A computed fold for a 546-nucleotide part of an RNA from an uncultured prokaryote, annotated as small-subunit ribosomal RNA, 5' domain.
Its Rfam family is "Bacterial small subunit ribosomal RNA".
The RNAcentral record of the full RNA draws on ENA.
Model confidence (mean pLDDT): 80 of 100.

[in-house]
Context: one part of a larger RNA
RNA sequence: GAACGAACACUGGCGGCGUGGUUUAGGCAUGCAAGUCGAACGUGAAAGUCCCUUCGGGGAUUAGUACAGUGGCGAACGGGUGAGUAACGGGUGGAAAACCUGCCCUUCAAUGGGGGAUAACAGUUCUAACGAGCUGCUAAUACCGCAUACGACCUUAGGAUCGCAUGAUCUCUAGGUGAAAGGUGGCGAUCUCUUCGGAGAGCUGCCGUUGAAGGAUGGUUCCGCCUCCCAUUAGCUUGUUGGUGGGGUAAUGGCCUACCAAGGCGACGAUGGGUAGCCGGCCUGAGAGGGUGUCCGGCCACACUGGGACUGAGAUACGGCCCAGACUCCUACGGGAGGCAGCAGUCGAGAAGCUUCCGCAAUGGGGGAAACCCUGACGGAGCGACGCCGCGUGAGUGAAGAAGGCCCUAUGGGUUGUAAAACUCUGUCAGAUUGGGAAGAAAACCUUACGGUUAAUACCCGUAAGGCUUGACGGUACCAUCAGAGGAAGCACCGGCUAACUCCGUGCCAGCAGCCGCGGUAAUACGGAGGGUGCAAGCGUUGUUC
Repeated sequence: GAACGAACACUGGCGGCGUGGUUUAGGCAUGCAAGUCGAACGUGAAAGUCCCUUCGGGGAUUAGUACAGUGGCGAACGGGUGAGUAACGGGUGGAAAACCUGCCCUUCAAUGGGGGAUAACAGUUCUAACGAGCUGCUAAUACCGCAUACGACCUUAGGAUCGCAUGAUCUCUAGGUGAAAGGUGGCGAUCUCUUCGGAGAGCUGCCGUUGAAGGAUGGUUCCGCCUCCCAUUAGCUUGUUGGUGGGGUAAUGGCCUACCAAGGCGACGAUGGGUAGCCGGCCUGAGAGGGUGUCCGGCCACACUGGGACUGAGAUACGGCCCAGACUCCUACGGGAGGCAGCAGUCGAGAAGCUUCCGCAAUGGGGGAAACCCUGACGGAGCGACGCCGCGUGAGUGAAGAAGGCCCUAUGGGUUGUAAAACUCUGUCAGAUUGGGAAGAAAACCUUACGGUUAAUACCCGUAAGGCUUGACGGUACCAUCAGAGGAAGCACCGGCUAACUCCGUGCCAGCAGCCGCGGUAAUACGGAGGGUGCAAGCGUUGUUC
RNA backbone atom coordinates (compact mmCIF):
# COMPACT_ATOMS: atom_id res chain seq x y z
C1' G A 1 0.00 0.00 0.00
C1' A A 2 -3.97 -3.52 -0.87
C1' A A 3 -7.70 -6.75 1.25
C1' C A 4 -11.74 -8.46 5.04
C1' G A 5 -18.43 -12.54 6.41
C1' A A 6 -14.89 -8.06 10.55
C1' A A 7 -15.30 -5.62 15.68
C1' C A 8 -14.69 -0.90 18.56
C1' A A 9 -14.59 5.00 19.16
C1' C A 10 -16.71 9.49 17.13
C1' U A 11 -20.10 10.96 13.36
C1' G A 12 -24.14 9.97 9.95
C1' G A 13 -28.50 12.78 4.09
C1' C A 14 -30.31 9.52 -0.14
C1' G A 15 -30.26 5.51 -3.69
C1' G A 16 -28.62 0.91 -6.47
C1' C A 17 -26.21 -3.83 -6.15
C1' G A 18 -24.21 -7.24 -2.94
C1' U A 19 -23.68 -9.20 1.92
C1' G A 20 -24.93 -10.55 7.32
C1' G A 21 -24.16 -16.58 13.66
C1' U A 22 -16.61 -17.06 11.69
C1' U A 23 -17.62 -18.64 18.95
C1' U A 24 -21.39 -23.53 21.57
C1' A A 25 -22.25 -29.72 15.29
C1' G A 26 -24.83 -25.62 22.57
C1' G A 27 -30.29 -26.04 24.28
C1' C A 28 -34.90 -24.89 21.98
C1' A A 29 -41.33 -22.24 23.18
C1' U A 30 -44.52 -21.23 18.69
C1' G A 31 -45.96 -21.27 13.48
C1' C A 32 -44.86 -22.89 8.75
C1' A A 33 -40.87 -25.79 5.45
C1' A A 34 -43.99 -32.54 1.16
C1' G A 35 -47.51 -33.45 -0.78
C1' U A 36 -50.78 -34.86 -4.66
C1' C A 37 -54.17 -38.05 -7.66
C1' G A 38 -61.99 -39.32 -7.54
C1' A A 39 -59.64 -40.17 -15.16
C1' A A 40 -56.93 -46.78 -9.83
C1' C A 41 -60.84 -48.37 -5.56
C1' G A 42 -64.77 -49.22 -1.93
C1' U A 43 -67.45 -46.21 1.41
C1' G A 44 -69.50 -41.60 2.69
C1' A A 45 -71.32 -37.28 6.50
C1' A A 46 -72.77 -32.56 8.97
C1' A A 47 -74.07 -27.38 9.67
C1' G A 48 -77.28 -24.36 6.83
C1' U A 49 -81.85 -23.84 3.60
C1' C A 50 -86.75 -25.76 2.03
C1' C A 51 -91.07 -29.18 2.58
C1' C A 52 -94.09 -32.66 5.50
C1' U A 53 -95.23 -33.90 10.67
C1' U A 54 -98.91 -37.80 15.13
C1' C A 55 -93.91 -32.61 17.32
C1' G A 56 -91.03 -38.29 18.43
C1' G A 57 -89.37 -37.54 13.60
C1' G A 58 -89.15 -38.05 8.15
C1' G A 59 -87.81 -36.22 3.14
C1' A A 60 -85.19 -32.97 -0.52
C1' U A 61 -80.92 -30.04 -1.18
C1' U A 62 -76.14 -29.39 0.67
C1' A A 63 -73.27 -33.77 -2.13
C1' G A 64 -71.37 -38.43 -4.35
C1' U A 65 -69.02 -32.67 -1.55
C1' A A 66 -65.93 -32.68 3.18
C1' C A 67 -63.02 -35.71 6.73
C1' A A 68 -60.82 -40.35 6.78
C1' G A 69 -59.24 -45.35 4.40
C1' U A 70 -56.97 -48.95 0.38
C1' G A 71 -53.82 -48.03 -3.88
C1' G A 72 -50.12 -45.12 -7.18
C1' C A 73 -46.23 -41.56 -7.70
C1' G A 74 -43.30 -38.27 -4.82
C1' A A 75 -41.14 -37.94 -0.11
C1' A A 76 -33.31 -40.31 -1.87
C1' C A 77 -34.95 -33.80 -5.15
C1' G A 78 -34.94 -29.09 -3.30
C1' G A 79 -33.02 -26.54 1.65
C1' G A 80 -29.07 -26.56 5.97
C1' U A 81 -24.26 -27.36 8.25
C1' G A 82 -18.66 -28.52 8.20
C1' A A 83 -18.74 -32.12 13.30
C1' G A 84 -15.97 -36.15 11.23
C1' U A 85 -12.48 -37.29 7.26
C1' A A 86 -5.03 -36.76 5.49
C1' A A 87 -8.95 -40.69 2.52
C1' C A 88 -9.43 -42.92 -4.36
C1' G A 89 -12.39 -37.80 0.23
C1' G A 90 -11.21 -34.11 -3.50
C1' G A 91 -8.73 -32.33 -8.31
C1' U A 92 -7.24 -34.20 -12.99
C1' G A 93 -6.68 -38.05 -16.70
C1' G A 94 -8.15 -42.97 -17.81
C1' A A 95 -10.77 -48.04 -17.23
C1' A A 96 -15.49 -51.29 -16.35
C1' A A 97 -14.50 -57.45 -21.61
C1' A A 98 -16.64 -56.48 -13.46
C1' C A 99 -21.84 -52.95 -13.10
C1' C A 100 -27.07 -50.68 -11.95
C1' U A 101 -30.43 -46.87 -13.74
C1' G A 102 -37.74 -45.04 -11.65
C1' C A 103 -39.76 -41.09 -14.60
C1' C A 104 -38.13 -39.59 -20.26
C1' C A 105 -37.09 -40.86 -25.82
C1' U A 106 -36.85 -44.64 -30.05
C1' U A 107 -38.05 -49.63 -31.72
C1' C A 108 -40.24 -54.66 -31.43
C1' A A 109 -43.88 -58.00 -29.20
C1' A A 110 -48.04 -58.52 -25.91
C1' U A 111 -52.11 -56.93 -22.51
C1' G A 112 -55.82 -64.06 -22.33
C1' G A 113 -58.48 -66.42 -18.38
C1' G A 114 -59.24 -67.15 -13.00
C1' G A 115 -58.91 -67.02 -7.42
C1' G A 116 -58.67 -65.82 -2.20
C1' A A 117 -58.26 -61.85 1.07
C1' U A 118 -58.08 -56.98 3.59
C1' A A 119 -58.49 -51.63 5.35
C1' A A 120 -62.19 -48.15 5.49
C1' C A 121 -67.19 -49.43 7.71
C1' A A 122 -70.35 -51.92 11.68
C1' G A 123 -70.27 -54.25 16.53
C1' U A 124 -67.37 -55.03 20.83
C1' U A 125 -63.12 -55.14 24.56
C1' C A 126 -58.72 -52.85 27.05
C1' U A 127 -56.19 -48.03 28.06
C1' A A 128 -55.03 -41.67 31.88
C1' A A 129 -52.77 -41.06 27.27
C1' C A 130 -50.16 -42.90 22.97
C1' G A 131 -52.68 -46.61 21.05
C1' A A 132 -54.07 -51.89 20.67
C1' G A 133 -57.05 -56.49 20.26
C1' C A 134 -61.37 -59.61 18.67
C1' U A 135 -65.82 -60.69 15.46
C1' G A 136 -68.44 -59.63 10.83
C1' C A 137 -68.90 -57.18 5.57
C1' U A 138 -66.63 -55.13 0.86
C1' A A 139 -63.50 -53.01 -3.75
C1' A A 140 -59.34 -52.15 -6.87
C1' U A 141 -54.19 -50.36 -11.51
C1' A A 142 -53.64 -53.93 -3.89
C1' C A 143 -52.28 -59.53 -3.55
C1' C A 144 -51.77 -64.74 -5.70
C1' G A 145 -51.92 -69.04 -9.08
C1' C A 146 -52.77 -70.64 -14.45
C1' A A 147 -52.07 -69.87 -19.93
C1' U A 148 -49.05 -67.77 -23.75
C1' A A 149 -43.28 -66.17 -25.01
C1' C A 150 -40.99 -61.94 -30.32
C1' G A 151 -36.91 -60.85 -27.43
C1' A A 152 -34.57 -62.40 -22.46
C1' C A 153 -32.19 -65.87 -18.78
C1' C A 154 -30.13 -70.99 -17.58
C1' U A 155 -28.20 -75.72 -19.38
C1' U A 156 -26.23 -79.16 -23.58
C1' A A 157 -23.46 -79.67 -28.19
C1' G A 158 -21.04 -77.11 -32.54
C1' G A 159 -19.36 -72.85 -35.92
C1' A A 160 -17.60 -67.79 -37.44
C1' U A 161 -15.34 -63.00 -36.38
C1' C A 162 -12.48 -60.11 -33.03
C1' G A 163 -9.50 -58.55 -28.74
C1' C A 164 -4.53 -55.88 -24.11
C1' A A 165 -5.29 -61.22 -20.41
C1' U A 166 -9.59 -62.96 -17.84
C1' G A 167 -12.51 -63.19 -22.66
C1' A A 168 -16.29 -60.33 -26.11
C1' U A 169 -19.84 -60.38 -30.28
C1' C A 170 -22.78 -63.08 -33.83
C1' U A 171 -25.12 -67.58 -35.54
C1' C A 172 -27.08 -72.48 -34.96
C1' U A 173 -29.08 -77.57 -32.23
C1' A A 174 -31.91 -79.59 -28.14
C1' G A 175 -34.27 -78.85 -23.40
C1' G A 176 -35.94 -75.78 -19.28
C1' U A 177 -37.53 -70.94 -16.57
C1' G A 178 -40.09 -66.46 -16.21
C1' A A 179 -45.19 -61.39 -17.68
C1' A A 180 -49.22 -58.18 -17.47
C1' A A 181 -54.18 -53.95 -15.21
C1' G A 182 -56.86 -51.47 -16.25
C1' G A 183 -58.95 -46.29 -16.58
C1' U A 184 -61.25 -42.48 -19.45
C1' G A 185 -63.29 -40.02 -24.08
C1' G A 186 -65.69 -40.63 -29.15
C1' C A 187 -68.68 -43.30 -33.06
C1' G A 188 -73.15 -45.83 -34.61
C1' A A 189 -70.06 -47.47 -40.83
C1' U A 190 -70.78 -53.63 -39.20
C1' C A 191 -73.39 -57.57 -35.91
C1' U A 192 -76.93 -59.02 -31.78
C1' C A 193 -80.91 -57.64 -28.40
C1' U A 194 -84.63 -53.83 -28.15
C1' U A 195 -89.91 -51.11 -24.60
C1' C A 196 -87.13 -47.91 -30.81
C1' G A 197 -85.15 -44.02 -25.95
C1' G A 198 -81.10 -47.17 -26.00
C1' A A 199 -77.77 -51.40 -24.37
C1' G A 200 -73.91 -54.97 -25.57
C1' A A 201 -70.21 -56.71 -28.96
C1' G A 202 -67.18 -54.06 -32.23
C1' C A 203 -64.09 -49.92 -34.17
C1' U A 204 -61.19 -45.88 -32.56
C1' G A 205 -58.27 -41.60 -29.56
C1' C A 206 -55.54 -40.73 -25.07
C1' C A 207 -53.32 -42.20 -20.41
C1' G A 208 -51.52 -46.51 -18.31
C1' U A 209 -49.61 -52.17 -17.57
C1' U A 210 -45.97 -56.42 -19.16
C1' G A 211 -41.48 -58.64 -21.72
C1' A A 212 -37.16 -57.18 -24.61
C1' A A 213 -33.36 -54.13 -27.30
C1' G A 214 -31.09 -49.37 -27.78
C1' G A 215 -30.46 -44.23 -26.11
C1' A A 216 -30.32 -40.34 -22.66
C1' U A 217 -29.79 -39.03 -17.64
C1' G A 218 -28.18 -40.24 -12.88
C1' G A 219 -25.12 -43.35 -10.07
C1' U A 220 -21.45 -47.41 -8.43
C1' U A 221 -16.52 -49.54 -8.63
C1' C A 222 -11.17 -49.65 -10.04
C1' C A 223 -6.40 -47.34 -11.54
C1' G A 224 -2.06 -43.36 -12.69
C1' C A 225 -0.49 -38.50 -10.86
C1' C A 226 -1.25 -34.39 -7.21
C1' U A 227 -3.19 -33.11 -2.25
C1' C A 228 -0.74 -29.74 5.48
C1' C A 229 2.75 -30.18 9.97
C1' C A 230 5.88 -33.32 13.50
C1' A A 231 11.57 -38.13 12.97
C1' U A 232 11.73 -34.69 20.14
C1' U A 233 6.74 -40.57 16.00
C1' A A 234 11.29 -45.82 13.05
C1' G A 235 9.72 -49.76 12.68
C1' C A 236 4.25 -51.43 11.36
C1' U A 237 0.87 -55.67 10.04
C1' U A 238 -2.41 -61.93 11.42
C1' G A 239 -7.81 -61.22 7.46
C1' U A 240 -2.36 -59.22 7.87
C1' U A 241 -0.09 -60.46 1.96
C1' G A 242 -1.19 -64.12 -1.74
C1' G A 243 -3.68 -68.74 -3.61
C1' U A 244 -7.91 -72.54 -3.98
C1' G A 245 -13.14 -73.78 -2.91
C1' G A 246 -17.59 -71.52 -1.19
C1' G A 247 -20.77 -67.33 0.24
C1' G A 248 -22.32 -62.32 -0.64
C1' U A 249 -23.15 -57.99 -4.03
C1' A A 250 -25.96 -54.55 -9.43
C1' A A 251 -20.69 -55.71 -9.83
C1' U A 252 -14.62 -56.72 -9.12
C1' G A 253 -12.22 -57.73 -4.67
C1' G A 254 -10.09 -60.83 2.25
C1' C A 255 -15.82 -57.85 1.13
C1' C A 256 -16.88 -62.51 4.32
C1' U A 257 -15.75 -67.71 5.41
C1' A A 258 -12.87 -72.78 5.42
C1' C A 259 -8.16 -74.64 4.05
C1' C A 260 -3.04 -73.80 2.22
C1' A A 261 1.47 -70.83 1.74
C1' A A 262 4.42 -66.81 4.62
C1' G A 263 3.98 -63.07 2.99
C1' G A 264 2.88 -57.35 2.64
C1' C A 265 4.40 -51.93 3.89
C1' G A 266 8.67 -48.70 5.28
C1' A A 267 14.08 -42.83 5.36
C1' C A 268 11.21 -42.16 -2.30
C1' G A 269 8.99 -41.42 5.38
C1' A A 270 5.46 -46.83 6.66
C1' U A 271 3.16 -46.70 11.58
C1' G A 272 1.79 -43.07 15.23
C1' G A 273 0.44 -38.01 16.75
C1' G A 274 -1.51 -33.01 15.53
C1' U A 275 -4.44 -30.02 12.30
C1' A A 276 -8.05 -29.73 8.30
C1' G A 277 -14.00 -30.84 4.49
C1' C A 278 -11.60 -30.68 -1.07
C1' C A 279 -11.95 -27.81 -5.61
C1' G A 280 -13.54 -23.88 -9.41
C1' G A 281 -12.19 -19.69 -7.14
C1' C A 282 -10.93 -15.30 -3.70
C1' C A 283 -6.92 -11.89 -1.54
C1' U A 284 -2.03 -10.22 -2.38
C1' G A 285 2.04 -9.84 -5.72
C1' A A 286 5.42 -7.23 -11.79
C1' G A 287 5.70 -12.35 -11.75
C1' A A 288 7.23 -16.68 -9.33
C1' G A 289 5.09 -17.44 -5.02
C1' G A 290 2.46 -16.80 -0.26
C1' G A 291 -2.31 -16.80 2.26
C1' U A 292 -7.37 -18.40 2.10
C1' G A 293 -11.86 -21.70 0.89
C1' U A 294 -17.28 -16.51 3.50
C1' C A 295 -21.08 -15.58 -0.64
C1' C A 296 -22.06 -18.32 -5.88
C1' G A 297 -21.05 -23.25 -8.49
C1' G A 298 -19.15 -28.80 -8.45
C1' C A 299 -17.97 -33.09 -5.24
C1' C A 300 -17.95 -35.32 -0.24
C1' A A 301 -19.68 -36.06 4.75
C1' C A 302 -23.32 -35.31 8.62
C1' A A 303 -28.67 -34.69 10.64
C1' C A 304 -29.45 -35.10 19.45
C1' U A 305 -24.98 -39.31 20.40
C1' G A 306 -23.77 -44.52 18.93
C1' G A 307 -25.46 -48.91 16.29
C1' G A 308 -28.88 -51.46 12.79
C1' A A 309 -31.59 -52.80 8.94
C1' C A 310 -36.56 -52.28 6.28
C1' U A 311 -39.07 -50.13 1.96
C1' G A 312 -37.58 -48.77 -2.74
C1' A A 313 -35.07 -47.77 -9.43
C1' G A 314 -32.42 -45.01 -5.91
C1' A A 315 -31.38 -44.26 1.32
C1' U A 316 -28.49 -47.48 5.12
C1' A A 317 -33.10 -42.05 4.66
C1' C A 318 -32.60 -34.01 8.30
C1' G A 319 -38.77 -32.98 9.00
C1' G A 320 -39.16 -42.54 8.13
C1' C A 321 -38.57 -47.16 11.39
C1' C A 322 -36.00 -50.26 15.43
C1' C A 323 -32.41 -50.70 19.70
C1' A A 324 -29.22 -48.36 23.42
C1' G A 325 -27.68 -43.60 25.75
C1' A A 326 -27.91 -38.32 27.37
C1' C A 327 -31.45 -34.37 27.68
C1' U A 328 -36.55 -32.07 27.65
C1' C A 329 -41.87 -32.66 28.28
C1' C A 330 -46.75 -35.34 29.67
C1' U A 331 -48.60 -39.06 33.19
C1' A A 332 -54.00 -41.64 36.60
C1' C A 333 -46.75 -43.84 38.04
C1' G A 334 -48.63 -48.77 34.65
C1' G A 335 -46.43 -46.01 30.57
C1' G A 336 -45.82 -42.53 26.62
C1' A A 337 -43.95 -38.10 23.37
C1' G A 338 -39.69 -35.30 21.11
C1' G A 339 -35.14 -33.96 17.95
C1' C A 340 -34.58 -26.12 13.96
C1' A A 341 -26.68 -28.04 11.16
C1' G A 342 -34.90 -26.06 6.88
C1' C A 343 -37.46 -20.41 7.22
C1' A A 344 -38.48 -16.94 10.86
C1' G A 345 -37.85 -16.57 16.10
C1' U A 346 -35.80 -17.50 21.55
C1' C A 347 -32.09 -18.37 25.52
C1' G A 348 -26.91 -19.09 26.31
C1' A A 349 -21.63 -18.15 25.46
C1' G A 350 -19.41 -14.10 22.76
C1' A A 351 -16.09 -8.16 20.40
C1' A A 352 -19.89 -9.75 16.96
C1' G A 353 -24.29 -10.76 12.46
C1' C A 354 -31.37 -9.45 10.63
C1' U A 355 -38.28 -9.94 10.15
C1' U A 356 -41.82 -15.12 14.56
C1' C A 357 -42.87 -10.21 6.99
C1' C A 358 -45.62 -10.70 1.60
C1' G A 359 -46.56 -14.01 -2.55
C1' C A 360 -46.77 -18.52 -5.47
C1' A A 361 -47.34 -13.18 -10.26
C1' A A 362 -42.31 -15.11 -12.48
C1' U A 363 -38.35 -19.29 -12.68
C1' G A 364 -37.88 -24.24 -11.04
C1' G A 365 -39.67 -28.81 -8.50
C1' G A 366 -43.63 -32.84 -6.84
C1' G A 367 -48.52 -34.89 -8.00
C1' G A 368 -52.51 -34.78 -11.72
C1' A A 369 -55.22 -36.23 -18.51
C1' A A 370 -56.28 -31.32 -17.14
C1' A A 371 -58.34 -27.51 -14.22
C1' C A 372 -55.56 -27.10 -10.21
C1' C A 373 -53.13 -28.17 -5.41
C1' C A 374 -48.46 -28.04 -2.62
C1' U A 375 -43.64 -25.55 -2.52
C1' G A 376 -39.91 -20.61 4.20
C1' A A 377 -36.85 -23.66 -3.13
C1' C A 378 -37.58 -19.18 -5.26
C1' G A 379 -39.35 -14.11 -6.32
C1' G A 380 -39.77 -9.85 -3.23
C1' A A 381 -40.10 -6.44 0.80
C1' G A 382 -37.89 -5.27 6.05
C1' C A 383 -33.37 -4.46 9.42
C1' G A 384 -27.62 -3.34 9.75
C1' A A 385 -22.66 2.64 6.56
C1' C A 386 -21.04 -4.51 6.86
C1' G A 387 -18.86 -3.71 1.75
C1' C A 388 -18.60 -1.58 -3.31
C1' C A 389 -20.56 2.11 -6.55
C1' G A 390 -23.37 6.61 -7.65
C1' C A 391 -25.61 11.36 -6.04
C1' G A 392 -26.32 15.41 -2.74
C1' U A 393 -25.36 18.88 1.35
C1' G A 394 -26.02 24.36 -3.76
C1' A A 395 -24.32 27.65 -8.28
C1' G A 396 -22.89 32.62 -10.18
C1' U A 397 -21.73 37.67 -8.96
C1' G A 398 -19.93 39.77 -4.70
C1' A A 399 -14.14 44.04 -1.00
C1' A A 400 -17.09 48.11 3.14
C1' G A 401 -11.42 42.99 2.18
C1' A A 402 -17.65 44.15 7.47
C1' A A 403 -18.22 42.29 12.53
C1' G A 404 -16.18 38.60 15.68
C1' G A 405 -12.06 35.12 16.65
C1' C A 406 -6.63 34.29 16.41
C1' C A 407 -1.59 36.25 15.75
C1' C A 408 2.11 40.32 15.51
C1' U A 409 7.22 44.50 15.51
C1' A A 410 0.13 46.74 18.04
C1' U A 411 -3.57 54.49 16.75
C1' G A 412 -1.53 49.89 12.63
C1' G A 413 -0.95 45.26 10.10
C1' G A 414 -1.69 39.97 8.91
C1' U A 415 -5.11 35.79 8.78
C1' U A 416 -9.92 33.39 8.86
C1' G A 417 -11.62 35.33 3.53
C1' U A 418 -15.32 35.51 -1.80
C1' A A 419 -15.74 32.97 3.18
C1' A A 420 -20.25 35.70 5.18
C1' A A 421 -23.88 39.52 4.28
C1' A A 422 -26.22 41.28 -0.22
C1' C A 423 -28.03 40.50 -5.36
C1' U A 424 -29.25 37.01 -9.39
C1' C A 425 -30.27 31.92 -10.38
C1' U A 426 -30.95 26.46 -10.26
C1' G A 427 -34.11 22.58 -8.21
C1' U A 428 -30.66 16.68 -7.99
C1' C A 429 -32.01 14.09 -3.23
C1' A A 430 -35.28 14.30 0.92
C1' G A 431 -40.62 16.56 1.35
C1' A A 432 -45.69 17.12 -0.47
C1' U A 433 -51.80 19.47 -1.28
C1' U A 434 -51.46 16.81 -6.55
C1' G A 435 -51.89 13.90 -11.35
C1' G A 436 -50.32 9.95 -14.67
C1' G A 437 -48.00 5.26 -14.39
C1' A A 438 -44.82 0.60 -16.15
C1' A A 439 -41.57 -3.71 -18.17
C1' G A 440 -41.23 -8.20 -15.67
C1' A A 441 -47.07 -12.11 -18.82
C1' A A 442 -46.01 -15.90 -21.78
C1' A A 443 -48.87 -19.73 -21.34
C1' A A 444 -53.08 -22.39 -19.70
C1' C A 445 -58.50 -21.67 -21.35
C1' C A 446 -62.38 -20.56 -25.47
C1' U A 447 -63.60 -19.97 -30.88
C1' U A 448 -62.25 -20.61 -36.03
C1' A A 449 -59.13 -22.56 -40.06
C1' C A 450 -55.61 -26.23 -41.77
C1' G A 451 -52.86 -30.85 -41.13
C1' G A 452 -52.43 -35.77 -38.69
C1' U A 453 -55.11 -40.05 -36.63
C1' U A 454 -59.47 -42.91 -37.85
C1' A A 455 -64.49 -46.56 -41.09
C1' A A 456 -65.59 -41.35 -39.68
C1' U A 457 -67.12 -34.69 -41.43
C1' A A 458 -67.09 -37.56 -33.41
C1' C A 459 -63.23 -37.50 -30.11
C1' C A 460 -58.03 -36.68 -29.62
C1' C A 461 -53.11 -34.47 -31.11
C1' G A 462 -50.23 -30.55 -33.64
C1' U A 463 -49.77 -25.63 -36.16
C1' A A 464 -51.70 -20.69 -37.22
C1' A A 465 -55.15 -16.52 -36.35
C1' G A 466 -58.57 -14.13 -33.08
C1' G A 467 -60.72 -13.59 -28.10
C1' C A 468 -60.77 -13.75 -22.65
C1' U A 469 -58.22 -13.54 -18.15
C1' U A 470 -53.70 -14.00 -14.42
C1' G A 471 -48.61 -9.13 -10.65
C1' A A 472 -46.46 -10.53 -4.28
C1' C A 473 -43.17 -6.52 -5.30
C1' G A 474 -46.61 -1.85 -5.89
C1' G A 475 -49.75 2.87 -7.01
C1' U A 476 -43.21 0.78 -6.54
C1' A A 477 -39.66 2.40 -10.49
C1' C A 478 -40.33 6.32 -13.84
C1' C A 479 -42.69 11.03 -15.74
C1' A A 480 -45.15 15.59 -14.77
C1' U A 481 -46.58 19.33 -10.94
C1' C A 482 -45.92 22.33 -6.16
C1' A A 483 -42.86 24.67 -2.70
C1' G A 484 -38.33 26.34 -1.32
C1' A A 485 -31.33 27.27 -0.38
C1' G A 486 -34.69 25.78 2.55
C1' G A 487 -33.90 19.47 5.87
C1' A A 488 -28.41 17.04 4.96
C1' A A 489 -20.41 17.10 7.44
C1' G A 490 -17.77 14.76 9.90
C1' C A 491 -13.32 12.18 11.42
C1' A A 492 -8.15 11.90 11.83
C1' C A 493 -3.64 14.31 11.60
C1' C A 494 0.04 18.77 11.47
C1' G A 495 8.74 16.76 15.10
C1' G A 496 11.04 13.23 11.02
C1' C A 497 9.39 9.02 8.16
C1' U A 498 4.59 12.05 6.04
C1' A A 499 1.02 16.63 3.21
C1' A A 500 0.17 20.39 7.09
C1' C A 501 2.48 26.07 12.50
C1' U A 502 1.60 29.54 15.72
C1' C A 503 -0.17 31.17 20.72
C1' C A 504 -1.57 29.82 25.69
C1' G A 505 -1.42 26.13 29.76
C1' U A 506 1.81 22.34 31.98
C1' G A 507 6.99 21.81 33.82
C1' C A 508 10.64 14.25 33.37
C1' C A 509 4.37 16.17 36.21
C1' A A 510 0.10 15.34 33.52
C1' G A 511 0.66 12.88 29.34
C1' C A 512 2.10 11.09 23.92
C1' A A 513 4.19 7.10 21.08
C1' G A 514 3.91 2.66 14.67
C1' C A 515 9.74 3.38 14.76
C1' C A 516 13.24 7.12 16.02
C1' G A 517 11.79 9.36 20.32
C1' C A 518 9.05 14.05 22.97
C1' G A 519 8.02 16.38 28.36
C1' G A 520 13.10 18.61 33.92
C1' U A 521 9.95 27.10 32.42
C1' A A 522 10.25 30.07 25.89
C1' A A 523 7.40 22.07 23.94
C1' U A 524 5.64 23.20 15.82
C1' A A 525 5.91 15.96 19.64
C1' C A 526 1.61 16.59 26.21
C1' G A 527 -3.66 19.51 26.90
C1' G A 528 -6.63 23.66 24.75
C1' A A 529 -7.34 27.51 20.99
C1' G A 530 -6.73 29.79 16.12
C1' G A 531 -4.94 28.31 11.49
C1' G A 532 -3.63 24.41 8.12
C1' U A 533 -3.32 19.27 5.68
C1' G A 534 -5.69 14.60 4.29
C1' C A 535 -9.93 11.71 3.41
C1' A A 536 -15.13 12.31 3.24
C1' A A 537 -20.97 9.82 4.69
C1' G A 538 -17.60 8.42 6.49
C1' C A 539 -13.02 8.66 9.31
C1' G A 540 -9.66 6.61 12.74
C1' U A 541 -8.14 2.34 15.95
C1' U A 542 -7.61 -2.90 16.70
C1' G A 543 -7.23 -7.88 14.60
C1' U A 544 -5.73 -11.03 10.35
C1' U A 545 -3.34 -12.01 5.28
C1' C A 546 0.02 -10.74 1.25